About this RNA
The RNA shown here (transfer RNA) has 72 nucleotides and comes from a Blastocatellia bacterium. Rfam family: tRNA. Its family is annotated with triplet codon-amino acid adaptor activity in the Gene Ontology. Rfam classes the family as a transfer RNA.

RNA sequence: GCCGGUGUAGCUCAAUGGUAGAGCGGCUGAAUCGUAAUCAGCAGAUGGGGUGUUCAAAUCCUCCCGCCGGCU
Numbered sequence: 001g002c003c004g005g006u007g008u009a010g011c012u013c014a015a016u017g018g019u020a021g022a023g024c025g026g027c028u029g030a031a032u033c034g035u036a037a038u039c040a041g042c043a044g045a046u047g048g049g050g051u052g053u054u055c056a057a058a059u060c061c062u063c064c065c066g067c068c069g070g071c072u
Stems, first nucleotide, its partner, number of pairs: 001071007010024004018055001026042005047064004052060001
């Protein structure tokens, strides 16, 4: 330099165009003599830009950035 993959919650992963979810973790409460386990609830995310496509974009397209791999 070229090609491909990948980026979603604190962490690990879903959502293949139509309400962004789960597990663990965090906070609050219940229960307990107390703690843990348990139960109920709450908060928390789509890497950045696009008067790009679309009725509608995490998803498709494009540019940039990060990471991983391959080729030279």